[in-house]
Context: one part of a larger RNA
RNA sequence: ACGCUGGCGGCGUGCUUAAAACAUGCAAGUCGAACGGGGUCCAACCAGUCGCAAGACUGGGGAAGACCGAGUGGCGAACGGGUGCGUAACACGUGAGGAACCUGCCCUGGAGACCGGGAUAACCCCUCGAAAGAGGAGCUAAUACCGGAUGUGCUCAUCGGAUCGCCUGGUCUGAUGAGGAAAUGGAUUCCGCUCCGGGAUGGCCUCGCGGCCUAUCAGCUUGUUGGUGGGGUAACGGCUCACCAAGGCGACGACGGGUAGCUGGUCUGAGAGGACGAUCAGCCACACUGGGACUGAGACACGGCCCAGACUCCUACGGGAGGCAGCAGUUAGGAAUCUUGCGCAAUGGGCGAAAGCCUGACGCAGCAACGCCGCGUGGGGGAUGAAGGCUCUCGGGUCGUAAACCCCUUUCAGCGGGGACGAUUGUGACGGUACCCGCAGAAGAAGGACCGGCCAACUACGUGCCAGCAGCCGCGGUAAUACGUAGGGUCCAAGCGUUGUCC
Numbered sequence: 001a002c003g004c005u006g007g008c009g010g011c012g013u014g015c016u017u018a019a020a021a022c023a024u025g026c027a028a029g030u031c032g033a034a035c036g037g038g039g040u041c042c043a044a045c046c047a048g049u050c051g052c053a054a055g056a057c058u059g060g061g062g063a064a065g066a067c068c069g070a071g072u073g074g075c076g077a078a079c080g081g082g083u084g085c086g087u088a089a090c091a092c093g094u095g096a097g098g099a100a101c102c103u104g105c106c107c108u109g110g111a112g113a114c115c116g117g118g119a120u121a122a123c124c125c126c127u128c129g130a131a132a133g134a135g136g137a138g139c140u141a142a143u144a145c146c147g148g149a150u151g152u153g154c155u156c157a158u159c160g161g162a163u164c165g166c167c168u169g170g171u172c173u174g175a176u177g178a179g180g181a182a183a184u185g186g187a188u189u190c191c192g193c194u195c196c197g198g199g200a201u202g203g204c205c206u207c208g209c210g211g212c213c214u215a216u217c218a219g220c221u222u223g224u225u226g227g228u229g230g231g232g233u234a235a236c237g238g239c240u241c242a243c244c245a246a247g248g249c250g251a252c253g254a255c256g257g258g259u260a261g262c263u264g265g266u267c268u269g270a271g272a273g274g275a276c277g278a279u280c281a282g283c284c285a286c287a288c289u290g291g292g293a294c295u296g297a298g299a300c301a302c303g304g305c306c307c308a309g310a311c312u313c314c315u316a317c318g319g320g321a322g323g324c325a326g327c328a329g330u331u332a333g334g335a336a337u338c339u340u341g342c343g344c345a346a347u348g349g350g351c352g353a354a355a356g357c358c359u360g361a362c363g364c365a366g367c368a369a370c371g372c373c374g375c376g377u378g379g380g381g382g383a384u385g386a387a388g389g390c391u392c393u394c395g396g397g398u399c400g401u402a403a404a405c406c407c408c409u410u411u412c413a414g415c416g417g418g419g420a421c422g423a424u425u426g427u428g429a430c431g432g433u434a435c436c437c438g439c440a441g442a443a444g445a446a447g448g449a450c451c452g453g454c455c456a457a458c459u460a461c462g463u464g465c466c467a468g469c470a471g472c473c474g475c476g477g478u479a480a481u482a483c484g485u486a487g488g489g490u491c492c493a494a495g496c497g498u499u500g501u502c503c
Base pairs, nucleotide, nucleotide: 001498002497003496004495007375008374009373010372011371012370013368014367015333020331021330022329024328025327026326029075030074031073034072035071038068039067040066041065045060046059047058048057049056050055082286083285084284092210093209094208095207096206097205098204101203102202106199107198108197109196110195111194112193114148115147116146117145123138125136126135127134128133154179155178156177157176158175159174160173161172162171163170164169185191186190212258213257214256219249220248221247224246225245226244227243228242229241230240231239261283262282263281264280265276266275267274268273288309289308290307291306292305311322312321313320314319339365341364342363343362347361348359349358350357351356378408379407380406381405388399389398390397391396412444414439415438416437417436418435422430447492448491449490450489451488452473453472454471458487459486460485461484462483468475469474
């Protein structure tokens, strides 16, 4: 997985095939305490109507404030979630090294933030376009952008000193010259900005060792191996380029081919070992296919951009839009794998001073005997051994204390009542759930395979090498314990068998 069957609960698990294609909804936002403007509501005030008046209604008007939506700006979007295509590789595991490196937010130490400037979205106007969208003119703000100053320290160059080491060298320190910062911004508890040092965390690079098959793959290699110099990078390096040399690897299996994400682990086994790598955790790779860079502390970026390709959709035919290997769900493929559910209550994450907002991560619920575990389908008594079935040598035997009948119990399910923990202030999706109490009544709850030997369990009838069985040996051609049915029995049990696969 399939066949037959099916009462309950707990905990798990659930596309192994097409990394096939995807309708629809949701899955990444947040900040007004960075900034300008727009809209809605609204007090004063003005006008009108009514009224003796207080005032009421209608229209205009718009302060402070509240809310809404877009924009500039900041942070996040590189996490979290999915999949296993590729990859036999420093990808992974383990142990080292980096005197060759980077690190936003966080912690810590030191020093500072002076003077100015020009724009631009939004908005308004115009134009083009079917749309997606685009262009032009004008206005404006900032923690957006730019110029100058200062600079403990930082970087670079030159010249010294001290000290240490692990080859190139490292560390500390002195002098001279050159270079480069900031937002005194927002709130009125505080939070931010710039430079430098240290830490923490995360990452990057290098190396030793380890883990598949194949020799019916034996030679492989030209940026190839090394050097000098330039470039490039956070950084070492043929990483890249120019020149020079001719090297480098290989039966201790190079190169080629096949297969494959790796590990903690899982299954099995007394162990050694063998097989596997679902769920959970760590690392890696990928995001329609291929390539590329931009932004950024971090990407060569699943729900960002550009180009090419295949496919799908819209179109006014000029041109545009898209990417579920996120959560549900659909179609297809297949023996086969679920709900277009509830909630942010908890845990965790992003943003925010906070209130809070977002979060298909997550917490729960739903479906499926898919797995493991637990429970129940009643207990005791009851022989003239009833009836009935099967069988028989017709005497009997057996189903069988089994049933009926008597006494008893009420788990689970059902009904009624109460009702949490999870939340030390508030907040509970789950959930009127778990759990507790009460009520009724044996009441609602058993099947599947097998019975020739291996292998536990035998008779009757039917059939007659037919129909059929079968894992192997083999059964069946007229008395078949082997086929079919029945009675009986054996083994398991909410499962039992079959098939596949591993030990």